[in-house]
RNA sequence: GGGCCUGUGGUCUAGUGGCCUAUGACGUCACCCUUACAAUCUCUGGAUGGGAAAGGUGAAGGUCGGCGGUUCAAAUCCGCCCAGGCCCA
Numbered sequence: 001g002g003g004c005c006u007g008u009g010g011u012c013u014a015g016u017g018g019c020c021u022a023u024g025a026c027g028u029c030a031c032c033c034u035u036a037c038a039a040u041c042u043c044u045g046g047a048u049g050g051g052a053a054a055g056g057u058g059a060a061g062g063u064c065g066g067c068g069g070u071u072c073a074a075a076u077c078c079g080c081c082c083a084g085g086c087c088c089a
Stems, first nucleotide, its partner, number of pairs: 001088007010026003018072001028059005037050001039048003065081005
């Protein structure tokens, strides 16, 4: 230098023209819950009031890599560019 593939929340991903102001999981945050655990009281039976993990409920988080084009309509199709990967020279 040439060819091919990929790019979607923090991460991984579904979606291949209209039901999409974009799906799910993990993660994050808030609340609930209370068996670990610690505090106070106690007639040693317990009581009060906290509370991690696990569990439950909810929320936020995406200008779909960038810029143009096609179309009534683009995450999706086309062109160029950017980034990553593979191959050829």
Molecule: transfer RNA
Organism: Methanomassiliicoccales archaeon